[in-house]
Background:
The RNA shown here (transfer RNA) has 73 nucleotides and comes from a Bacteroidota bacterium. The sequence is in RNAcentral, with records from ENA. Its mean pLDDT, the model's own confidence on a scale to 100, is 82.
RNA sequence: GCCGGCUUAGCUCAGUUGGUAGAGCGCUUCAUUCGUAAUGAAAAGGUCAUCGGUUCGAGUCCGAUAGCCGGCU
Numbered sequence: 001g002c003c004g005g006c007u008u009a010g011c012u013c014a015g016u017u018g019g020u021a022g023a024g025c026g027c028u029u030c031a032u033u034c035g036u037a038a039u040g041a042a043a044a045g046g047u048c049a050u051c052g053g054u055u056c057g058a059g060u061c062c063g064a065u066a067g068c069c070g071g072c073u
Stems, first nucleotide, its partner, number of pairs: 001072007010025004019056001028042004049065005
């Protein structure tokens, strides 16, 4: 230099055909206990990497950019 893949909650990851963004763990609060752990319940937490395009509508489709991983030279 060229090619391919990945980027979604604090972490690990789903999200199927474009139609209201989710799970587990963690954090917070409450209950339970003499107390802690465990267990149960509830709540919070998101510019879906960034910018633009297509569309009535984009996490999803298209382009560019950035970062990470792999391959080729």